[in-house]
Formats: sequence, structure tokens, C1' cells
RNA sequence: ACAGUUGAAUAGUCGAAUGUUCGUAUAAUGUCGGGAAUAGGGCCCGACGGUUUCUACCGGACCGCCGUAAACGGUCUGACUACGGAUUAAUACACACGCAAC
Repeated sequence: ACAGUUGAAUAGUCGAAUGUUCGUAUAAUGUCGGGAAUAGGGCCCGACGGUUUCUACCGGACCGCCGUAAACGGUCUGACUACGGAUUAAUACACACGCAAC
């Protein structure tokens, strides 16, 4: 120096739970029936519609409105669910080059 064996370790590879994030759906929304409250109130039950879509369809604050009746409105803000993309990672494998010993 070369080759072989063994050992440790590693670039790395597969993988993708979970988490994070972006996009689409839907506007956490529209309509109807029944019941309930009443300016300290403004809600409850059900049905239909809305989505290449399962589920959900409510909460809070502020403002307005309704002079006691049956009807709420506007603005802001807070999710879940479905599908798709990106990203992180547990776990597992790890022959290389190189290193150590023989």
C1' cells in the first nucleotide's frame, strides 16, 4: 500500500401517526311551521334549501330597532367537519467513503 473479516458510527433511504399551515366548500347562511321572552327581553323545537361534500349551521361584544306587540336588523370577532397541497417528526432500515482492531 492492497485485499478480507469484525466492530462502532454516519451521509442517507423508506415511511408517515401526530402537529402546523395554505387552499376549496359555506356566507358558521337563506326560507318556512310551531312554541317562548318583552326595552333588565329579543330565545327554543322541527323541516326544507345551501356544498363535485360527511358533519355542523352556534357563541360573545357593540350599535340600531321594536313604547308592550310580534317581529328583529347591522357590524366585528371566535370554530368544527370534508377534500386537496406544503411542511415537521416518532418508529424502522442503513451495504457506501472514511475510522478502529485482527
Predicted 3D model of a 102-nucleotide RNA (Purine riboswitch aptamer) from Alkalicoccus chagannorensis DSM 18086.
Of the family's consensus pairs, 100% are formed in the model.
It matches the Rfam family "Purine riboswitch aptamer". From the family's description: Riboswitches are metabolite binding domains within certain messenger RNAs that serve as precision sensors for their corresponding targets. A reference for the family is Mandal et al. (2003), "Riboswitches Control Fundamental Biochemical Pathways in Bacillus subtilis and Other Bacteria", Cell.
Its mean pLDDT, the model's own confidence on a scale to 100, is 76.
The sequence was found by an Rfam model in a public genome assembly.